[in-house]
This is a predicted structure of a 271-nucleotide part of an RNA (large-subunit ribosomal RNA, domain VI) from Halopolyspora algeriensis. The prediction has a mean pLDDT of 87. NCBI's taxonomy places the organism under Bacteria, Bacillati, Actinomycetota, Actinomycetes, Halopolyspora.
Context: one part of a larger RNA
RNA sequence: CGCACGGAGACCUGAGAAGGGCUGUCCCUAGUACGAGAGGACCGGGACGGACGAACCUCUGGUGUGCCAGUUGUCCCGCCAGGGGCACGGCUGGUUGGCUACGUUCGGCACAGAUAACCGCUGAAAGCAUCUAAGCGGGAAGCUGGCUUCGAGAUGAGGUCUCCCACCGACCUUCGGGUCGGGUAAGGCCCCCACACGAUGAGUGGGUUGAUAGGCCGGACGUGCAAGCUUGGCAACAGGUGUAGCAGACCGGUACUAACCGGCCGAGAGG
Numbered sequence: 001c002g003c004a005c006g007g008a009g010a011c012c013u014g015a016g017a018a019g020g021g022c023u024g025u026c027c028c029u030a031g032u033a034c035g036a037g038a039g040g041a042c043c044g045g046g047a048c049g050g051a052c053g054a055a056c057c058u059c060u061g062g063u064g065u066g067c068c069a070g071u072u073g074u075c076c077c078g079c080c081a082g083g084g085g086c087a088c089g090g091c092u093g094g095u096u097g098g099c100u101a102c103g104u105u106c107g108g109c110a111c112a113g114a115u116a117a118c119c120g121c122u123g124a125a126a127g128c129a130u131c132u133a134a135g136c137g138g139g140a141a142g143c144u145g146g147c148u149u150c151g152a153g154a155u156g157a158g159g160u161c162u163c164c165c166a167c168c169g170a171c172c173u174u175c176g177g178g179u180c181g182g183g184u185a186a187g188g189c190c191c192c193c194a195c196a197c198g199a200u201g202a203g204u205g206g207g208u209u210g211a212u213a214g215g216c217c218g219g220a221c222g223u224g225c226a227a228g229c230u231u232g233g234c235a236a237c238a239g240g241u242g243u244a245g246c247a248g249a250c251c252g253g254u255a256c257u258a259a260c261c262g263g264c265c266g267a268g269a270g271g
Base pairs, nucleotide, nucleotide: 001153006164007163008162009161010160011159012158016150017149018148019147022050023049024048025047026046027045028044034039052107053106054105055104056103060101061100062099063098067094068093069092070091071090072087073086074085075084076083077082111145112144113143118138119137120136121135167182168181169180170179171178172177187265188264189263190262191207192206193205194204195203212258213257214256215254216253217252218251219250222246223245228241229240230239231238232237
């Protein structure tokens, strides 16, 4: 921009397209059928895998750069104590959320239809024979449906429900109306706070009639027992106060801070 007869907000239909379709070993049937033996099934049923794929983070791991602790050197905060900077995040031990695989769960099916090679039934031409000429069956990981995803620019532009409907001005007029412009309706956008959304657009939630984000409060989770004081020890250090102190993303609450103030677009309909 379009979707011929207005403008919107939701939800559908499904033409069409894409994906998927893999496979092994073992067990039972059965040491049966078959075979002199050696060997060794069809059909049917079950178990466990490989590779591939999707989703997810309960578990097991990984990651963890403003989480916690330990610790070396050095500089600084006047000194002690306690801290901070730098040294690969200085190094080391752990680690919430998130993201992840090495983790977990699930998938390929079943089934139906039409078929290929092929196997048949009935059966003439051709008194026989013949799956074929008329007719009728069976038969593939393949085809169509069935499963998943996208999907009305499917210009063949579909459907359902709901919402808004009233104007003003100029010009033209065959007096029915037509063209252009303006401010609006429902609604939308800009703007702002954000996000498990995201390169940007887009998407989703929120914008004071508010819990959208931050802060704060409580909780969880994590570290692992803070500082200060005190007791013991010459001291390093240990004990007590005290499951302490601190604590990123998680859960809940709370208007303290920021979502302010505002702006723009958007119908008047057909023969």